Context: one part of a larger RNA
RNA sequence: GGAUGAAUGCUGGCGGCGUGGAUAAGGCAUGCAAGUCAAGGGGGCCGCAAGGCAACCGGCAGACGAGGUAGUAAUACGCAGGUACGUACCGAAAAGUCGGGCAUAGCUCGUCGAAAGACGGGGUAAUUUCCGAUAGUCCCCCGACGCAAGUCGAUGGGUAAAGCAGCAAUGCGCUUUUUGAACGGCCUGCGGAGCAUCAGCUAGUUGGUGAGGUAAUGGCUCACCAAGGCUAUGACGCUUAGGGGACCUGAGAGGGUGACCCCCACCGAUGGGACUGAGAUACGGCCCAUACACCUACGGGUGGCUGCAGUCGAGAAUCUUCCGCAAUGGGCGAAAGCCUGACGGAGCGACGCCGCGUGAUGGAUGAAGUCCUUCGGGACGUAAACAUCUUUUAUGUGUGAAAAAGUUAUUGAUAUCAGCGCAUGAAUAAGGGGCUCCUAACUCUGUGCCAGCAGGAGCGGUAAUACAGAGGCCCCAAGCAUUAUCC
Numbered sequence: 001g002g003a004u005g006a007a008u009g010c011u012g013g014c015g016g017c018g019u020g021g022a023u024a025a026g027g028c029a030u031g032c033a034a035g036u037c038a039a040g041g042g043g044g045c046c047g048c049a050a051g052g053c054a055a056c057c058g059g060c061a062g063a064c065g066a067g068g069u070a071g072u073a074a075u076a077c078g079c080a081g082g083u084a085c086g087u088a089c090c091g092a093a094a095a096g097u098c099g100g101g102c103a104u105a106g107c108u109c110g111u112c113g114a115a116a117g118a119c120g121g122g123g124u125a126a127u128u129u130c131c132g133a134u135a136g137u138c139c140c141c142c143g144a145c146g147c148a149a150g151u152c153g154a155u156g157g158g159u160a161a162a163g164c165a166g167c168a169a170u171g172c173g174c175u176u177u178u179u180g181a182a183c184g185g186c187c188u189g190c191g192g193a194g195c196a197u198c199a200g201c202u203a204g205u206u207g208g209u210g211a212g213g214u215a216a217u218g219g220c221u222c223a224c225c226a227a228g229g230c231u232a233u234g235a236c237g238c239u240u241a242g243g244g245g246a247c248c249u250g251a252g253a254g255g256g257u258g259a260c261c262c263c264c265a266c267c268g269a270u271g272g273g274a275c276u277g278a279g280a281u282a283c284g285g286c287c288c289a290u291a292c293a294c295c296u297a298c299g300g301g302u303g304g305c306u307g308c309a310g311u312c313g314a315g316a317a318u319c320u321u322c323c324g325c326a327a328u329g330g331g332c333g334a335a336a337g338c339c340u341g342a343c344g345g346a347g348c349g350a351c352g353c354c355g356c357g358u359g360a361u362g363g364a365u366g367a368a369g370u371c372c373u374u375c376g377g378g379a380c381g382u383a384a385a386c387a388u389c390u391u392u393u394a395u396g397u398g399u400g401a402a403a404a405a406g407u408u409a410u411u412g413a414u415a416u417c418a419g420c421g422c423a424u425g426a427a428u429a430a431g432g433g434g435c436u437c438c439u440a441a442c443u444c445u446g447u448g449c450c451a452g453c454a455g456g457a458g459c460g461g462u463a464a465u466a467c468a469g470a471g472g473c474c475c476c477a478a479g480c481a482u483u484a485u486c487c
Base pairs, nucleotide, nucleotide: 001487002486003485004484006483007482008481009480010479013356014355015354016353017352018351019349020348026312027311028310030309031308032307035060036059037058040057041056044053045052046051067267068266069265077191078190079189080188081187082186083185085184086183087182090180091179092178093177094176095175096174097173098132099131100130101129107122108121109120110119111118112117138158139157140156142153143152144151145150163172164171165170193239194238195237200230201229202228205227206226207225208224209223210222211221212220242264243263244262245261246257247256248255249254269290270289271288272287273286292303293302294301295300320346322345323344324343328342329340330339331338332337359389360388361387362386369380370379371378372377394424395423396422397421398420399419403414431476432475433474434473435472436457437456438455442471443470444469445468446467452459453458
């Protein structure tokens, strides 16, 4: 000199764009943050009807989006490769969609309970579920060729399906298979922290055979067999830490950092577990345990803000319990549409960067006043007054968009916005730090090694340009200084 998610002191006019819980991954009142489909199903309630409402079964979505960085030194991340694998929705293509059955919620009857809720009898539907039929270039077995991948062949065995809307045309679905796109699983090499005052570590350990398991390779798991495997090129242990793109600094090399934004990983009170599903071992799903908190009729129940706001706590310190789905995007739906604290916006904070303003021109008896003085005068100083002008800004008023894309029509939170016109009137707007040297800027008064200053050198013991006040001056400026940290 530059930088910061900063804080503190003094001060503070406006706008734009950013940014704002770094500490206690401490505890949380309240509201909202994931639903949707009535064109899958049978019922219920309201209604004259058309139709509406919403519970239940069912489907899709709740594995995305949003948040946090606790753990993790390698099951992570980055770069470059590999393959023994999977894929709901979407695109392309081929074929099919036949016949029958058993249940169960809702409902109804009854019982228990303070509640949460639970149980029993009866009976009912489906795009719920089961059985059968049929089927291939699908799967399994077999054979031939081939090192293998795979290709070809043949008899045999196995595995499907669901309907709905519409007068219809047709559309949306369903099943099987191939393929694409994109996404993911797994494996390998290389790379990036500290400590050797951590030197030895390891029994599923290292390898093999076989089996199980998985979508898939593999000690992933198991049985048996062998005795291996890693290590001063730092194993093992301990401490610290999410990684990268990037950001800061620097001429560069390098050093430091990992806020915001993007990619990846991991986490969801703590520990463990599986279920469902194309996908989770699932933040706002389930089960168990633990701690904590709440309700209770004491028998028993309920909860998880590291979502958006907000609250307490701890802290030097970090915001509104706001508006809207109008736009972009997501979920569901045939659509209308519904949901969306994602998002779009507004609010608060000089926290940062950028821009603008606090007036302009004229004006000397150089007024008054203050300070200094060698008492002659000098400085503040064209500064003020005063005159003329302007209106950025401010205030008021009028007008008033784009953002809207969707043939017509309708739809704007922001928005009493921005922008533009007019009116009023210099009107609403300057401080902070410093002045011995480093270092730009000096005098007076007070004090008297006192009170005090201070980044370093150092000032202060009676003329202190270094303390305190004043006048003047210097540097920045809606900021200026200080502290902390990095280069």